[in-house]
RNA sequence: UAACCGAAAGGGCAAUCGCCGAAAGGCGAGCGCAAAGCCAGGAGUCAUGCCGUUGGCAUGAUCGUCCGGCCGCCGAA
Numbered sequence: 001u002a003a004c005c006g007a008a009a010g011g012g013c014a015a016u017c018g019c020c021g022a023a024a025g026g027c028g029a030g031c032g033c034a035a036a037g038c039c040a041g042g043a044g045u046c047a048u049g050c051c052g053u054u055g056g057c058a059u060g061a062u063c064g065u066c067c068g069g070c071c072g073c074c075g076a077a
Stems, first nucleotide, its partner, number of pairs: 005075002012033002016029005031064001037070003041067003044062008
């Protein structure tokens, strides 16, 4: 230094619940996450619309459902 791996600390994200708000969202608690960072490419799921309706197609959402691609913090044993 790198790989495997994984304690500590700092910072980050944050399901869910409660309160507030017309809403966007905010606050508190907080399951969890080293990729729970980015990409919607494949599959899945959800929403809406359409069709010839056990289903199919289109558009959108979801990366905290999985796969894939890109990038990436710290460091004790």